[in-house]
């Protein structure tokens, strides 16, 4: 340097769960402590694919109130607010694939 990670040693790492901390609309992230699925890159990175969310906006329906507009009335329209569709500019690196770095050990 490149290597099939079979042994080995010191170690690392943490899905989930549990108790409490911050962020966030959520997804999801973070800190501490017990216990732990598993992992040789389960280290970094959202660059291709996929998957979660759906805050903004945007389009549909509904509500009830005030504004306007109209005015006998209904009726439109704005704002509010509820639910649904779609949307990533918000995530997932422990989904694959790329790129970056790296301990042992074996050839």
């Nucleotide at each position: 340097u490149c290597u099939a990670g079979a042994u080995a040693a010191g170690g690392g790492c943490a899905a989930c769960c549990u108790u409490u901390u911050a962020c966030g609309a959520a997804a999801g992230u973070u800190a501490a402590a017990g216990g732990g699925c598993g992992c040789a890159a389960a280290a970094c990175u959202a660059c291709c694919g996929g998957c979660c969310u759906a805050a903004c906006c945007a389009c549909c329906a509904g509500u009830a109130a005030u504004g306007u507009u109209a005015u006998u009335c209904a009726g439109a329209c704005a704002c509010a607010u509820u639910g649904g569709u779609a949307c990533a500019a918000g995530g997932c690196a422990g989904c694959g694939g790329g790129g970056u770095u790296a301990c042992c050990a074996u050839g």
Predicted 3D model of a 107-nucleotide RNA (c-di-GMP-I riboswitch aptamer) from Aliikangiella marina. Model confidence (mean pLDDT): 82 of 100. It was read from a public genome assembly, where an Rfam model found it. Of the family's consensus pairs, 95% are formed in the model.